[in-house]
RNA sequence: AGUAUUGCAGGUCAUGGAGUUGACCUUAACCGCGCCAAGCUAAUAACUCCUACAAAAAG
Numbered sequence: 001a002g003u004a005u006u007g008c009a010g011g012u013c014a015u016g017g018a019g020u021u022g023a024c025c026u027u028a029a030c031c032g033c034g035c036c037a038a039g040c041u042a043a044u045a046a047c048u049c050c051u052a053c054a055a056a057a058a059g
Stems, first nucleotide, its partner, number of pairs: 009026005016050006032040002
């Protein structure tokens, strides 16, 4: 100096926030689909709640 592994810590998981769980990455993980159209789905990786947006019904 390089490579591999491990520990600690940190980061990431297609549009916001919080809790819990899971997965991935160590400069990578990650960056939706598509007939590539000025189009389409979705606020989650999963569950729950709040907020925003959309639709329907009732009062």
The RNA shown here (Fluoride riboswitch aptamer (crcB RNA motif)) has 59 nucleotides and comes from a Candidatus Cloacimonadota bacterium.
Of the family's consensus pairs, 100% are formed in the model.
It was read from a public genome assembly, where an Rfam model found it.